The RNA shown here (transfer RNA) has 73 nucleotides and comes from a bacterium. Rfam family: tRNA. Rfam's curators write: Transfer RNA (tRNA) molecules are approximately 80 nucleotides in length.

RNA sequence: GCGCGUGUAGCUCAGUGGUUAGAGCAGUUGUCUUAUAAGCAACAGGUCCCUGGUCCGACUCCAGGCACGCGCA
Numbered sequence: 001g002c003g004c005g006u007g008u009a010g011c012u013c014a015g016u017g018g019u020u021a022g023a024g025c026a027g028u029u030g031u032c033u034u035a036u037a038a039g040c041a042a043c044a045g046g047u048c049c050c051u052g053g054u055c056c057g058a059c060u061c062c063a064g065g066c067a068c069g070c071g072c073a
Base pairs, nucleotide, nucleotide: 001072002071003070004069005068006067007066010025011024012023013022018056027043028042029041030040031039049065050064051063052062053061
């Protein structure tokens, strides 16, 4: 340099055009315990990488950019 893939919560990921963006772990609070952990209940946490486009409507489709990974040279 070229090609392909990925980018969503602190982490790992789901979400194939339409209601309010979700799960597990982690976090906070409560409960339980002599205490801690585990268990149980509740809560909090998001510029869906950026810019533009298509569409009545975009996390989702398209274009460009950025970052990372893999392959080729």